[in-house]
Context: one part of a larger RNA
RNA sequence: GGAUGAACGCUAGCGGCAGGCCUAAUACAUGCAAGUCGAACGGGAUUGAGAAGCUUGCUUUUCAUGAGAGUGGCGCACGGGUGCGUAACACGUAUGUAACCUACCUUAAUCUGGGGGAUAGCCUCUCGAAAGAGAGAUUAACACCGCAUAACAUUAUCGGAUAGCAUUUUCUGAUAAUCAAAUAUUUAUAGGAUUAAGAUGGGCAUGCGGAACAUUAGCUAGUUGGUAAGGUAAUGGCUUACCAAGGCUACGAUGUUUAGGGGAUCUGAGAGGAUGACCCCCCACACUGGUACUGAGACACGGACCAGACUCCUACGGGAGGCAGCAGUAAGGAAUAUUGGUCAAUGGGCGCAAGCCUGAACCAGCCAUGCCGCGUGCAGGAAGACGGCCCUACGGGUUGUAAACUGCUUUUGUACCGGAAUAAACCUUUUCACGUGUGAGAAGCUGAAUGUACGGUAAGAAUAAGGAUCGGCUAACUCCGUGCCAGCAGCCGCGGUAAUACGGAGGAUCCAAGCGUUAUCC
Numbered sequence: 001g002g003a004u005g006a007a008c009g010c011u012a013g014c015g016g017c018a019g020g021c022c023u024a025a026u027a028c029a030u031g032c033a034a035g036u037c038g039a040a041c042g043g044g045a046u047u048g049a050g051a052a053g054c055u056u057g058c059u060u061u062u063c064a065u066g067a068g069a070g071u072g073g074c075g076c077a078c079g080g081g082u083g084c085g086u087a088a089c090a091c092g093u094a095u096g097u098a099a100c101c102u103a104c105c106u107u108a109a110u111c112u113g114g115g116g117g118a119u120a121g122c123c124u125c126u127c128g129a130a131a132g133a134g135a136g137a138u139u140a141a142c143a144c145c146g147c148a149u150a151a152c153a154u155u156a157u158c159g160g161a162u163a164g165c166a167u168u169u170u171c172u173g174a175u176a177a178u179c180a181a182a183u184a185u186u187u188a189u190a191g192g193a194u195u196a197a198g199a200u201g202g203g204c205a206u207g208c209g210g211a212a213c214a215u216u217a218g219c220u221a222g223u224u225g226g227u228a229a230g231g232u233a234a235u236g237g238c239u240u241a242c243c244a245a246g247g248c249u250a251c252g253a254u255g256u257u258u259a260g261g262g263g264a265u266c267u268g269a270g271a272g273g274a275u276g277a278c279c280c281c282c283c284a285c286a287c288u289g290g291u292a293c294u295g296a297g298a299c300a301c302g303g304a305c306c307a308g309a310c311u312c313c314u315a316c317g318g319g320a321g322g323c324a325g326c327a328g329u330a331a332g333g334a335a336u337a338u339u340g341g342u343c344a345a346u347g348g349g350c351g352c353a354a355g356c357c358u359g360a361a362c363c364a365g366c367c368a369u370g371c372c373g374c375g376u377g378c379a380g381g382a383a384g385a386c387g388g389c390c391c392u393a394c395g396g397g398u399u400g401u402a403a404a405c406u407g408c409u410u411u412u413g414u415a416c417c418g419g420a421a422u423a424a425a426c427c428u429u430u431u432c433a434c435g436u437g438u439g440a441g442a443a444g445c446u447g448a449a450u451g452u453a454c455g456g457u458a459a460g461a462a463u464a465a466g467g468a469u470c471g472g473c474u475a476a477c478u479c480c481g482u483g484c485c486a487g488c489a490g491c492c493g494c495g496g497u498a499a500u501a502c503g504g505a506g507g508a509u510c511c512a513a514g515c516g517u518u519a520u521c522c
Base pairs, nucleotide, nucleotide: 001522002521003520004519006518007517008516009515010514013374014373015372016371017370018369019367020366021332026330027329028328030327031326032325035074036073037072040071041070047064048063049062050061051060052059053058054057081285082284083283091209092208093207094206095205096204097203100202101201105198106197107196108195109194110193111192112191113147115145116144123136124135125134126133127132153178154177155176156175157174158173159172160171161170163168183190184189185188211257212256213255218248219247220246223245224244225243226242227241228240229239230238260282261281262280263279264275265274266273267272287308288307289306290305291304310321311320312319313318338364340363341362342361346360347358348357349356350355377408378407379406380405387399388398389397390396391395414458415457416456417455418454422449427444428443429442430441431440432439433438434437466511467510468509469508470507471492472491473490477506478505479504480503481502487494488493
């Protein structure tokens, strides 16, 4: 000199953009943060309309509507948070997979036959303080289970051809065995099943790269390799049995400490050094530890089970819970914000769609925390006023065009008026083209922010400047007070009765809605 997620002190007018618990991965009150589908299914509260009866306001019944719950499907593995752990194939980079998987999506092909038994719900009863649980009867499905059908599927056997980089791969023929499905309607669509290919997303493996310490020198028995089996989507000591005795290491193994990694950020001419907030990618974690289930995908933040610590309810028998989601509370700390609005847009989930959900997101609020921009007036104005301060030959200098005063302007602010874009789609109506549900066109509908941005009118200099420094480094000097005292100080140093260094005043200098100080990095 540059920088910061800063803090503290004094001060403070506005706008735009960004940023905002760095500490206790400490504990959490309350609300919200993941649902959706009636075009899969059975029931069904409520409401409306109608019919019959006669006890005239009830009973029975038909149709329609369809809350809430249930079965079922898809989603809940995303999005959002944090950086605990991890020195590791975690990350980065370049490859391999002839060792693999992939729901929804796209393309192509072939199918979608015929049966069965249940079970929630509803109803009745029982237990319980509650959470909730149980018994009986009964019912449906695109829930569940058989049978049939079977190839470009799988497995086995026997052949053939081909390729590579070795283990081996790929293609193809024959035979045998095995494996599916779900229907709904608006009647040609949607859905479902199998297979092949694609796309996307992942799994695994390999080379290279990137902390400290040798005051850590030896480490290792599933350890290193082989055979076989098991397991996995898949290779593999991944696991098991047996066999062998290997494997790593001074080019630093092992151990300890520290730490998420990268893109990047800050600095620097560069090489480097330091860092890893915000944003993007990857990884890891979800009170602590462990475990599996379901599923295309989890060993699952707002799922389950077990144990532990903690908190809460209790009728004492037993139960409920997990903010490192958004707000918010307490604590810690020098220190870090609203218990806000909207789904209008973008994106996501479900759905034919309307739509519903979305603390993602878009907006708004608070904070000078940073960067950028604007303003606090402009011009004229010398009796160079008064006052202050300094000098004194009593006159002068400075503050100082500064003020007053005159004229003008009105950014910002105040009052009033107008007022966008961000939003064209979905959808409704209609036209056209193809051809039968797609595309194109026209009209209509949709704004949280927002009466915001922006613009106009009115009056009026009106509403708006401080901080540090002035011995040298280093821009800027005098007086008074004090007298090694009080105090200053980044370094050198200053203060002992003339202090440009302390405290005050006048003046000056530098920055400026900021200025200084502290901390940290280059």
Small-subunit ribosomal RNA, 5' domain from Mucilaginibacter sp. L294, 522 nucleotides, folded computationally. Its Rfam family is "Bacterial small subunit ribosomal RNA". Rfam links the family to the GO terms structural constituent of ribosome and ribosome. It was read from a public genome assembly. NCBI's taxonomy places the organism under Bacteria, Bacteroidota, Sphingobacteriia, Sphingobacteriales, Mucilaginibacter. Its mean pLDDT, the model's own confidence on a scale to 100, is 84.